[in-house]
RNA sequence: GCGCUGGUGGCGGAAUUGGCAGACGCGUACGUCUCAGACGCGUAUGAUAGUAUCGUGCGGGUUCAAGUCCCGCCCAGCGCA
Numbered sequence: 001g002c003g004c005u006g007g008u009g010g011c012g013g014a015a016u017u018g019g020c021a022g023a024c025g026c027g028u029a030c031g032u033c034u035c036a037g038a039c040g041c042g043u044a045u046g047a048u049a050g051u052a053u054c055g056u057g058c059g060g061g062u063u064c065a066a067g068u069c070c071c072g073c074c075c076a077g078c079g080c081a
Stems, first nucleotide, its partner, number of pairs: 001080007010026003019064001027045006046054003057073005
């Protein structure tokens, strides 16, 4: 340099065909249980906010609608030279 695969909350990882983004698990906080703890169980857990707006590596495009399709770039892994 060329090709392929990938980049989504604090972490892993879904979203299969373009149609409710973050299911599920882990972690964390609080509560419950206990003499106390561990385990278990319950609730909450993207951001700024506070009737909303934004949010899938970055910037554009297509579309009524984009994590998903198209273009450019960045990063990571693998392969070729």
The RNA shown here (transfer RNA) has 81 nucleotides and comes from an uncultured Bacillota bacterium. The coordinates come from a structure-prediction model, not an experiment, and the mean pLDDT is 80. Rfam family: tRNA. By type it is a transfer RNA.